[in-house]
Description:
The RNA shown here (glmS glucosamine-6-phosphate activated ribozyme aptamer) has 154 nucleotides and comes from a Clostridia bacterium.
RNA sequence: AACUUGGCAAAAGCGCCGGGACCGCCUUGGCAGGCGGUUGACGAGGAGAGGGUUUAUCGAAACAUUCGGCGGAUGGCCCUCCGGUUCCACAAUCGAAAGGUACAGGACAAAGCUCCCGGGAGACCGGAAAACAAAUGCUGUGCCGCGUGGUUUC
Numbered sequence: 001a002a003c004u005u006g007g008c009a010a011a012a013g014c015g016c017c018g019g020g021a022c023c024g025c026c027u028u029g030g031c032a033g034g035c036g037g038u039u040g041a042c043g044a045g046g047a048g049a050g051g052g053u054u055u056a057u058c059g060a061a062a063c064a065u066u067c068g069g070c071g072g073a074u075g076g077c078c079c080u081c082c083g084g085u086u087c088c089a090c091a092a093u094c095g096a097a098a099g100g101u102a103c104a105g106g107a108c109a110a111a112g113c114u115c116c117c118g119g120g121a122g123a124c125c126g127g128a129a130a131a132c133a134a135a136u137g138c139u140g141u142g143c144c145g146c147g148u149g150g151u152u153u154c
Base pairs, nucleotide, nucleotide: 014071015070016069017068019067020039021038022037023036024035025034026033027032042059043058044057048081049080050079051078052077053076054075082095083094084093085092087150088149089148090147099144100143101142102141103140104139105138114129116127117126118125119124
């Protein structure tokens, strides 16, 4: 230095489970109870720093639990600082791809479903193949905004 194996950490549409639903065993004539377990959000997108606040963007599946709850969080809004938009200040606007908005165009996913393999007594779990979004962003066009003052030079 390379390779192999094992462990730890990180992971943020992320984590968790005392409700619910479901499975197994035991008790019971039965209702029911006890114990153990399973499930409980599918990806896309998203971070200048700090504080406050808020049920935090987008679609997919399903149409009976993706129900319900708790915690967290890169979202929105407000304030301060830093930074871009002009050399400086203010104002405005934005956040390193550093104006906004409307319309159009085209692009990008995982789960579910189908099929196959594996694990489990079961609820169910893991893996492989194959398909399909919207928003952000991208491309084009229209509209709105691109101000005020100062310094220097011509």

The sequence was found by an Rfam model in a public genome assembly. The model forms 85% of the base pairs in the Rfam consensus. The organism belongs to Clostridia, within Bacteria. The coordinates come from a structure-prediction model, not an experiment, and the mean pLDDT is 81. Its Rfam family is "glmS glucosamine-6-phosphate activated ribozyme aptamer". It is annotated as a riboswitch.